[in-house]
Molecule: SAM riboswitch aptamer (S box leader)
RNA sequence: CUCUUAUCAAGAGUGACGGAGGGACACAGCCCUGUGAAGUCACGGCAACCUGCUUCGGUAAGGUGCCAAUUCCGUGGAGAUGAGAA
Numbered sequence: 001c002u003c004u005u006a007u008c009a010a011g012a013g014u015g016a017c018g019g020a021g022g023g024a025c026a027c028a029g030c031c032c033u034g035u036g037a038a039g040u041c042a043c044g045g046c047a048a049c050c051u052g053c054u055u056c057g058g059u060a061a062g063g064u065g066c067c068a069a070u071u072c073c074g075u076g077g078a079g080a081u082g083a084g085a086a
Stems, first nucleotide, its partner, number of pairs: 002085007013043005021032003025076003029072001044067003049063003052059002071078001
């Protein structure tokens, strides 16, 4: 990168550095943001896809993931994450 499959209206943030954008893409809307965006780091938390353990109800140790708003909403096309396969 390609394919298969499950999920995507629930849930969960503080600090430091940083310094203007961000909400994946296009258009339109709406929203967040110098009372500090993206990003990085630390710590904390949510969840339960895989592994582990299990009294098979769960548990949360390990591998991911996630922590404004329904994947922010509409249209289009799609995308994100997990597991598996080539």